A computed fold for a 469-nucleotide part of an RNA from an uncultured bacterium, annotated as small-subunit ribosomal RNA, 3' major domain. RNAcentral holds the full RNA, with entries from ENA and SILVA. The coordinates come from a structure-prediction model, not an experiment, and the mean pLDDT is 85.

Context: one part of a larger RNA
RNA sequence: UGACGGGGACCCGCACAAGCGGUGGAGCAUGUGGAUUAAUUCGACGCAACGCGAAGAACCUUACCUGUCCUUGACAUCCCCCUGACCGGCGAGUAACGUCGCCUUCCCUACGGGGCAGGGGAGACAGGUGGUGCAUGGUUGUCGUCAGCUCGUGUCGUGAGAUGUCGGGUUAAGUCCCGCAACGAGCGCAACCCCUAUUCCCAGUAGCCAGCGGCCAGGCCGGGCACUCUGGGGAGACUGCCGGGGAUAACCCGGAGGAAGGCGGGGAUGACGUCAAAUCAUCAUGCCCCUUAUGGGCAGGGCUUCACACGUGCUACAAUGACAGCCACAAAGGGAUGCGAACCUGCGAGGGGGAGCGAACCCCAGAAAAGCUGUCCCAGUUCGGAUUGUAGUCUGCAACCCGACUACAUGAAGCUGGAAUCGCUAGUAAUCGCGAAUCAGAAUGUCGCGGUGAAUACGUUCCCGGGUC
Numbered sequence: 001u002g003a004c005g006g007g008g009a010c011c012c013g014c015a016c017a018a019g020c021g022g023u024g025g026a027g028c029a030u031g032u033g034g035a036u037u038a039a040u041u042c043g044a045c046g047c048a049a050c051g052c053g054a055a056g057a058a059c060c061u062u063a064c065c066u067g068u069c070c071u072u073g074a075c076a077u078c079c080c081c082c083u084g085a086c087c088g089g090c091g092a093g094u095a096a097c098g099u100c101g102c103c104u105u106c107c108c109u110a111c112g113g114g115g116c117a118g119g120g121g122a123g124a125c126a127g128g129u130g131g132u133g134c135a136u137g138g139u140u141g142u143c144g145u146c147a148g149c150u151c152g153u154g155u156c157g158u159g160a161g162a163u164g165u166c167g168g169g170u171u172a173a174g175u176c177c178c179g180c181a182a183c184g185a186g187c188g189c190a191a192c193c194c195c196u197a198u199u200c201c202c203a204g205u206a207g208c209c210a211g212c213g214g215c216c217a218g219g220c221c222g223g224g225c226a227c228u229c230u231g232g233g234g235a236g237a238c239u240g241c242c243g244g245g246g247a248u249a250a251c252c253c254g255g256a257g258g259a260a261g262g263c264g265g266g267g268a269u270g271a272c273g274u275c276a277a278a279u280c281a282u283c284a285u286g287c288c289c290c291u292u293a294u295g296g297g298c299a300g301g302g303c304u305u306c307a308c309a310c311g312u313g314c315u316a317c318a319a320u321g322a323c324a325g326c327c328a329c330a331a332a333g334g335g336a337u338g339c340g341a342a343c344c345u346g347c348g349a350g351g352g353g354g355a356g357c358g359a360a361c362c363c364c365a366g367a368a369a370a371g372c373u374g375u376c377c378c379a380g381u382u383c384g385g386a387u388u389g390u391a392g393u394c395u396g397c398a399a400c401c402c403g404a405c406u407a408c409a410u411g412a413a414g415c416u417g418g419a420a421u422c423g424c425u426a427g428u429a430a431u432c433g434c435g436a437a438u439c440a441g442a443a444u445g446u447c448g449c450g451g452u453g454a455a456u457a458c459g460u461u462c463c464c465g466g467g468u469c
Stems, first nucleotide, its partner, number of pairs: 008469006015460002019424005026315008034306002042053002064301007073125001077124002079121006088103005106115003127290002130288003136284002138279003141275001143273001148187006154163003166179004193267004198235007207225002212222003238261001241255005317417001321376006333364003338357002343352003383414001388409007430452007
């Protein structure tokens, strides 16, 4: 000077408390450990690994295993020779590889050659998801959106260093005010950026019978941009105004006006640094290692195993419910090897069909919870849906290992979950559905979107983390 203390003072955070809903018990999904295996590829391990890399493992992916094949190699540059009936496409043969058949067939030129493509050969070399994240770059997590971390000059101290950055107030904030041997400055805070809440102007092939007319009664047509909306530009909020408190300051409390009030709500934004934190498997890269194999190709298998243990989720255990019928109201997205309407067909998944749409125009698309009516009458049930059987649909070369979905049948555990533990302070929790990325197919995951919409916070003694003295 720091760090630490079951030292002190002050302050903050869903940290506790006050509440609401969960996890821990059940079944299943998914990740991990362990066990197993020829292989179950690798990485991630307290918070900050474990629905994580993976925004999607049937083949491919794929890095693993078994078998089989290649050795200048699947890929790059250079040299020599040959070919331009070469390459490519289709067919035969599990595949790779080798071979055969059919179709089709180079460019420039100064004629010396050159370019391009393929084949063969020699070696320099290629190649490595092999090792080391404790050799590294880059990127990322975390403390933490916590309010801190520093510098110049001056001053003090023999010096390490201190001061400034402290004290009194105040703030979300080293935010601001006042004081002070300090005076200034930088990186952070805040603001500038985006979305959202109100309104005005401009613009109207989506919206409106608002006002008029027509009609197959549908904004459908004429017509109009007033409204909704869309997307450009402005306005608006600044403690600006009033009262009180305070030191007359910063600021705090209350009020007015206002769509919005004291940072309006949300996002992006992450200081100096810490953890030899993570990543050599995104990529790049030093060194080491392999070089007829630790490289490369292919087929099949594996990553999907299962006595068990843990994490994260989904569905439930029911009456604030389940089922049946009728009937409303969204937002945000996506669509051309794509979305696919009407109509027909099938109990259904789906099939046929192809209108329209590169999309405010058409389609995905039925929102669901809600509402109304009815059945059930507390029962392992008209709860719950695992598991299993049969028959199917779709994608795809191919669903045996190992896909999703449908119908019928089957109906398991489960009657609110021990110790313990998690999230959340408002359009939040809880609950309800919708969409997208990845993607041929394959979500209970992830990322978004809207609908309905609470309870509670006395307070800071205690637990956890953090800040200042």